c-di-AMP riboswitch aptamer (ydaO/yuaA leader) from Effusibacillus dendaii, 132 nucleotides, folded computationally. Its mean pLDDT, the model's own confidence on a scale to 100, is 82.
RNA sequence: UUAACUAGGCCGCUGAAUUCCGAAAGGAAGCGGGGGAAACAAUUUUGGGGUGAAUCCGGUCGAUCGAUCGGUAGGGCAAUCUCUUAAGCCCGAAUCCGACAGCUAACCUCGUAAGUGUUUAAGAGAGGAGUG
Numbered sequence: 001u002u003a004a005c006u007a008g009g010c011c012g013c014u015g016a017a018u019u020c021c022g023a024a025a026g027g028a029a030g031c032g033g034g035g036g037a038a039a040c041a042a043u044u045u046u047g048g049g050g051u052g053a054a055u056c057c058g059g060u061c062g063a064u065c066g067a068u069c070g071g072u073a074g075g076g077c078a079a080u081c082u083c084u085u086a087a088g089c090c091c092g093a094a095u096c097c098g099a100c101a102g103c104u105a106a107c108c109u110c111g112u113a114a115g116u117g118u119u120u121a122a123g124a125g126a127g128g129a130g131u132g
Stems, first nucleotide, its partner, number of pairs: 011117004018029004030112006040102001045099001047100001048097004056071006074091004080126008
């Protein structure tokens, strides 16, 4: 000097997953999910359904399960915030219910994790700060 690892603090990103009170156990607010009438709608072994951006198509290996490659519906990435345009990069998973759920007022109920460290340009709006 550089790199890696560990610990703490601050600020960001994906995400609903934040804030407050309490010694703690817990509680509340906010945000988010599911169930649940009528009218309406729909079709149940070809099982069906939920969370999520993560759905679908083709190739190769493979007895199957799977593995892998290419694409794709869709999604994310700018240090005040939002929107639009163009380019670039990345993701395109996983899992739960267990024969069963459309929508759905009242009503009932559940979650508030986990991971991670930044992309450039132009335009519009909002807001903030400084100076005069």